[in-house]
Parts: sequence; structure tokens; C1' cells
RNA sequence: CCAGUUGGUCGGAGAACCGCGCUUGACGCAAGUCAGGUGAGGAAAGUCCGGACUUCACGGAAAUACGGUGCCGGUUAACGACCGGGCAGGGCGACUUGACGGACCAGUGCAACAGAGAAUAAACCGCCGAUGGCCUGCCUUGAGAAAGGAUCACAGGAUCAGGUAAGGGUGAAACGGUGCGGUAAGAGCGCACCACUCGUCUGGUAACAGAACAGGUAUGGCAAACCCCACCGGAAGCAAGACCAAAUAGGGGCUGCACAUGAUCUAUUUCCGGAUCGUGGCCCGGGUAGGUUGCUGGAGGUUUGUGGUAACACAAAUCCAAGAGGAAUGGUUCUCGCCCCUUCGGGGGUACAGAAUCCGGCUUAUAGACCAACUGGCAUU
Repeated sequence: CCAGUUGGUCGGAGAACCGCGCUUGACGCAAGUCAGGUGAGGAAAGUCCGGACUUCACGGAAAUACGGUGCCGGUUAACGACCGGGCAGGGCGACUUGACGGACCAGUGCAACAGAGAAUAAACCGCCGAUGGCCUGCCUUGAGAAAGGAUCACAGGAUCAGGUAAGGGUGAAACGGUGCGGUAAGAGCGCACCACUCGUCUGGUAACAGAACAGGUAUGGCAAACCCCACCGGAAGCAAGACCAAAUAGGGGCUGCACAUGAUCUAUUUCCGGAUCGUGGCCCGGGUAGGUUGCUGGAGGUUUGUGGUAACACAAAUCCAAGAGGAAUGGUUCUCGCCCCUUCGGGGGUACAGAAUCCGGCUUAUAGACCAACUGGCAUU
């Protein structure tokens, strides 16, 4: 210098004018006016996880169902987050990716297409044809073709039955790999090494790793199929919830007035009896509009130190940074910065995006700029 990996920071600056929310002060009966202060993010987003807080349910514990998580150790208020490690895959490397418990020792199930065969294996091509058949040989007749007879043994044919998972071919996957022996051809059929499994020993908190020990070829894949095992989980959400509380219309109590020789009900008729029915005033209670609160000082930020590989924890100092309520945080202009183009006059661009109870994460979007550590290559000394 080039190419890259990981982690982090920033993501415009200054000014003028007009305007908006909240808030403090002054003035004002009030409406309001004036002055000051303050006013978006790294993701405020998706609402995917985990909590705080609140209401409802709930005597406690356990089980079932349902849902979630799933190598090991740690961090944390908690988590499906984060850190470190193991194993497996990728990269020359820095580094990176992984729903990564259990598939003989519980059970059930699944495998498209292709292929002969897809899970108590299978014979399409090929190889063999040991074993059992068949044909040829051998004898007689005949010029020959052929016909008849014989067929114990041996040889040949590759024709039938049959054997074979070495080779070819199909597939994501074909029931261990290489070599030697063996065989008719083959085959863990036998042996050696590798792989694998169980046990033992060693190292490690553990996951796991190592071992020239022993056994034996047994045990293919899928649990992002049911299932089994371990652990976790009550539900809804600030439009949660709490408080204050009009007008109008209901409800209840007390009381004044009115009437009723009435009406309705008491199953029906009669009689006797009971209750209710109007209106005014005062009080009580629920509740709507509205208002107040919840509301922003918190698992809080920054710096330094200590412990830890780290996530993180602890200590000290210091700081206070929107809180609206259908929703303010905006617009215009000028100068500068940065990037691109340029006929050197100038022109263009400057991302993603917008708080709504609050925190911890994850994911997604993001023009461009910068920093640190590390890796590979080239050059020079």
C1' cells in the first nucleotide's frame, strides 16, 4: 500500500425570521400578553421474547391437558438475551455458522421423484452356474442332412433352476472403508489396519477429549413426525388501574300538599281487608361527560478505580435528560462542512426514520464518515 475480519463511535454546524407543545415568572377580573427555560432515536420501528407496575381469578401443594425452551458452565430482576467453552460445518487465515437432549438398550410412524430394490432388504445390467437338470461328445446306419441307441465318469456350452450385493446404473439416502486370504462367483466368510459401540483408565466443574487395553460387526436416516425425558409458564394489559365529580334521565330515604265514594293488583263473583298509582322540597347512592392521578429519578446515564478471559459485579465522584393526550418537537432563507459532476462560471446530493407507562434484549431499515485490534498478500529497510 492492497484485500479482508471483528468490535465500537458519529450520523451535520452556525445565524435570521415565522410558528407549535409543556413549564416558570410578571401583568390582567378574564380571554390572554410579555419574558425565560425546555422539547425524538440508534433504531423512537416490528410488537417477536423477557420483566417492572396494575386489575381480575386464586387456601396450599401436586398431577393432567396445552404452550414454550433444549450441548456444557457462567452472567442477569428475568429471558428464547448475553459471555466463555465443547462438538459439527465453512474459510489459507483473522474469524464465522448451527432448534446441537433422546432413533439397539419405551412405543408408533414416514421416505416424493428416480430406481430391480427404501428397512424382519432388493437380482435390472453384469459375474458365476459349485449343486440339480438340458444339449454336445461316444456307438450304429447314411455321400450328406439326419435318424436310432448309449449317457457311470470326464470335458464343453451359458440353456433352465439356482447362487452372488465385488462392478455398473438410480437416488438426499442402497444395510461400514481399504488390502490380503478365500470362493464357482461372491460375501465380516476369515484376518490386518481404519471406523464404530460398550466397558475401563487418564485429563477436565461439565459438555467432551485422549489411550498401541478389551469386545465384537452388532446399532442406516427423520423427533422443524407423534412421542419420551428435563426445566419453565394463571389471564389481560396504562384505552391497566385509582380518585374527584356536573346537566339530563333512572334508584333509595324523609317530608309538605293533593285525591280516593276513583283505577289497577290480590285466580274468578260478592263482602271485608291490604298494597300501588300524582306533585313539590331536602338528603343519599351508582354512574356518564369532564377533571386529577398513574407519568417519568430509573434493574438510570457519564467518568474513574477494583475483581473477572468475558458477559457482568462492586465502590466513589458527578449529572437530571420530552411527558403531550388524537397527539408539539415544524417551515423558509443565508453561510460553512462532507460527497459527486464540471465547459471552472457553476450545478446536484447530504440516509433510515418520528416518543405515547417504563425498562432489558432480539430482529429489520440506514447516504456517508471515523477509530481500535487482528488476518492474508505485495514492496522496502

A computed fold for a 381-nucleotide RNA from Micavibrio sp. UBA6212, annotated as Bacterial RNase P class A. NCBI's taxonomy places the organism under Bacteria, Pseudomonadati, Bdellovibrionota, Bdellovibrionia, Micavibrio. Rfam family: Bacterial RNase P class A. Gene Ontology terms of the family: dimeric ribonuclease P complex, tRNA processing and ribonuclease P activity. The prediction has a mean pLDDT of 76.